This is a predicted structure of a 74-nucleotide RNA (transfer RNA). The coordinates come from a structure-prediction model, not an experiment, and the mean pLDDT is 84. The sequence is in RNAcentral, with records from ENA and Rfam.

RNA sequence: GGGCCUGUAGCUUAGUUUGGUGGAGCAUCCGACUGAUAAUCGGAAGGUCUUCGGUUCAAAUCCGAACAGGCCCA
Numbered sequence: 001g002g003g004c005c006u007g008u009a010g011c012u013u014a015g016u017u018u019g020g021u022g023g024a025g026c027a028u029c030c031g032a033c034u035g036a037u038a039a040u041c042g043g044a045a046g047g048u049c050u051u052c053g054g055u056u057c058a059a060a061u062c063c064g065a066a067c068a069g070g071c072c073c074a
Base pairs, nucleotide, nucleotide: 001073002072003071004070005069006068007067010026011025012024013023020057028044029043030042031041032040050066051065052064053063054062
């Protein structure tokens, strides 16, 4: 230098195929249970979906570029 893949909550990830309210587990906080703790159960908070631009009534999703990480080739 070229090609391919990945980027979503603090962490691991679903959702992309088919554009139409972004969800789960762990962790955190609150409550129930207990003499107390753990476990268990219930609830809450936490995301401008890597960035910028485009298409569209509407974009995590489609298109382009950039950035970061990984793999391969040179």